[in-house]
Molecule: transfer RNA
Organism: uncultured candidate division WWE3 bacterium
RNA sequence: GCCAAAGUAGCUCAAUGGUAGAGCAGCUGUUUUGUAAACAGCAGGUUGUGGGUCCGAUUCCCACCUUUGGCU
Repeated sequence: GCCAAAGUAGCUCAAUGGUAGAGCAGCUGUUUUGUAAACAGCAGGUUGUGGGUCCGAUUCCCACCUUUGGCU
């Protein structure tokens, strides 16, 4: 230099054009003499950045950034 993949909650990951979710972690409560476990609830997101298409974009298209792998 070229090609490909990935980027979504603190972490690991879903969501193939129609209200962004789960598990773990965190907080509160119930239970217990107490802790853990269990149960109930709460909070946490400019979906990497900027544009485009569309009535509507995490999703489709383009450019850029970061990471990983391959080729030279």